[in-house]
């Protein structure tokens, strides 16, 4: 230098069937009433559809979901994974332009790990997830110490074996 195999924790990381809870008595649909000219995608334009045989909004009654997220048999693993920048495509929505969200491929950068907490983001949410700051804890290596311990670094690291 290369290769192989491992460790951090049972609250390590990710995926996850059926079912379950939440979403929610919400969206949507129907009826009545009111109203009186607009409504149909986040914005703009075009096209199309509905509308005085009554649009939108409001009120009452009836019917009444789904997706994302959560849990989950189990499965795959130890840059597991996450975030962010760039490039190229897809989806939403009939078309064009913009925006937003989401997902795929390539590539650069950052983060050892979990927990608690504050702020921000996403979300229906007091759930969960993400980012940043703070705090102690924990694993690993280096240096210091007689020892208890202390200081510092980062996973492209650390340990073991083989060539």
């Nucleotide at each position: 230098a290369a290769g192989u195999a491992g460790a951090g924790g049972u609250u390590g990381c990710g995926c996850g069937a059926a079912g379950c809870a939440u979403g929610a008595g919400u969206a949507a649909g129907g009826a009545a009433u009111c109203g009186g000219a607009u409504g149909c995608u986040c914005c703009a334009g075009a096209a199309g559809c509905a509308g005085a045989a009554g649009a939108a909004a409001g009120u009452u009654c009836c019917u009444g979901a789904a997706a994302g997220g959560g849990u989950g048999g189990g499965c795959g693993c130890c840059g597991a994974a996450g975030a962010u920048g760039g490039a190229g495509g897809g989806u939403a929505u009939u078309c064009u332009g913009g925006g937003u969200a989401u997902g795929c491929u390539c590539u650069g950068u950052c983060u050892g790990g979990g927990c608690a907490u504050a702020a921000g983001g996403u979300g229906a949410a007091a759930a969960a997830c993400c980012u940043u700051g703070u705090g102690a804890c924990u694993g690993u290596c280096a240096c210091c110490u007689g020892a208890g311990g202390g200081u510092g670094g980062a996973g492209g690291g650390c340990u073991a074996c083989u060539u």
Lysine riboswitch aptamer from a mouse gut metagenome, 163 nucleotides, folded computationally. Model confidence (mean pLDDT): 82 of 100. RNAcentral holds the sequence, with entries from MGnify.